Large-subunit ribosomal RNA, domain VI from an Ignavibacteriaceae bacterium, 266 nucleotides, folded computationally. It matches the Rfam family "Bacterial large subunit ribosomal RNA". Taxonomically the source falls in Ignavibacteriaceae (Bacteria, Ignavibacteriota, Ignavibacteria, Ignavibacteriales). It was read from a public genome assembly.
Context: one part of a larger RNA
RNA sequence: CGAAGGAUACUUGAGAAGGGUCGUUUCUAGUACGAGAGGACCGAAACGAACGAACCUCUAUUGCACCAAUUGUCACGCCAGUGGCAUAGUUGGGUAGUUAUGUUCGGUUGUGAUAAGCGCUGAAAGCAUCUAAGCGCGAAGCACGCUUCAAGAUGAGGUAUCCCUCCAUUUAUGGACUAAAGACUCCUUGAAGAUUACAAGGUUGAUAGGCUGCAAGUGUAAGUGCCGUAAGGUAUUCAGCUGAGCAGUACUAAUAAGUCGUGAGA
Repeated sequence: CGAAGGAUACUUGAGAAGGGUCGUUUCUAGUACGAGAGGACCGAAACGAACGAACCUCUAUUGCACCAAUUGUCACGCCAGUGGCAUAGUUGGGUAGUUAUGUUCGGUUGUGAUAAGCGCUGAAAGCAUCUAAGCGCGAAGCACGCUUCAAGAUGAGGUAUCCCUCCAUUUAUGGACUAAAGACUCCUUGAAGAUUACAAGGUUGAUAGGCUGCAAGUGUAAGUGCCGUAAGGUAUUCAGCUGAGCAGUACUAAUAAGUCGUGAGA
């Protein structure tokens, strides 16, 4: 831009893409078969490999604004307590998120038409013949079925709902009025994201931050008391501190405003 008014939702599916794998063991059954050695079809079940998808409960990884320990040095006047720098100074742990090595799930079944092949009936050719007329079975393959996208499918589909004026003169204008439904800009954000887009919200509000509570991590803060000459120990104290998690709560910020889109549709 189109889809013959504008808009918001929900859809149909022409078409396209994906998926389709394999093995071992057990039962049937040491059965059929076979002198024996050996050893099934069909059918049923279990366990796996590789591959794929989703997820983070468990196991683990990372976790550079979390907690603790600790070395050297400098600073805060000193002690105590803290802070800076040294690869994040080093070390031990670790929430959310991320991820696999972790967890769960998947391939199936079924329908139709067939290939090679196997057949029925059956002439040409009194026989025979699966074929010439006719009919049947038959594959990991084909078309469906399963998952995803999909009406620019210009053949532009369908359904539901919402929205939009008067007066003159006249068929084309003029005047007045009105900016509808809806959308966007802008702002707070996100398990969405390069930007955009998408999604949740914008006071008729829990969208983000803050605060409160909880979960979770670290591991018992500082100060003070007591014990010890002291290093230190112990009580207060399962303390103190805490990023992303789960809730609640308008304290802060989503203010105010602007733009597009018209008037019943060749």